Glycine riboswitch aptamer from Alkalihalophilus pseudofirmus OF4, 97 nucleotides, folded computationally. Rfam family: Glycine riboswitch aptamer. Rfam links the family to the GO term glycine biosynthetic process. The same sequence occurs in records of 2 taxa. The RNAcentral record of the sequence draws on Rfam and Ribocentre. The organism belongs to Alkalihalophilus pseudofirmus, within Bacteria.
[in-house]
């Protein structure tokens, strides 16, 4: 002094699927909302599962990824909240020259 990767922390963008059904409840009734049931759904928090490939005491066993699959958790008008990832911004870091 050039400032990569991963990391924190603020901001932005972010899809996917029943305004299902019954019961109660709040409201005078209904709209609506809230709870419990019960069936159908979505995959992008989280979880969990393994293929080539390596290894090794060797036909075994270990490692071994995800946006793939499983739907435990968690969602399922619209707002709200979450939201894999992704841009910025700033903190901090030191691979490379």
């Nucleotide at each position: 002094a050039u400032g990569a990767a991963a990391g924190u922390a603020g901001g932005g963008g972010g899809a996917g699927a029943g305004a299902c059904u019954g019961c109660g409840u709040a409201u005078u009734a209904g709209c609506u909302g809230c709870g419990c049931a019960g069936c159908g759904c979505c995959g992008a928090a989280g979880g969990a599962g393994c293929a080539a490939g390596c290894a090794a005491a060797a036909u075994u066993u270990g490692u071994g990824a995800a946006u793939c699959u499983c739907u435990c958790a968690g969602g399922c008008a619209a707002a709200g909240a979450a939201g894999a990832c992704u841009c910025u911004u700033a903190c901090a870091g030191g691979a490379c020259g």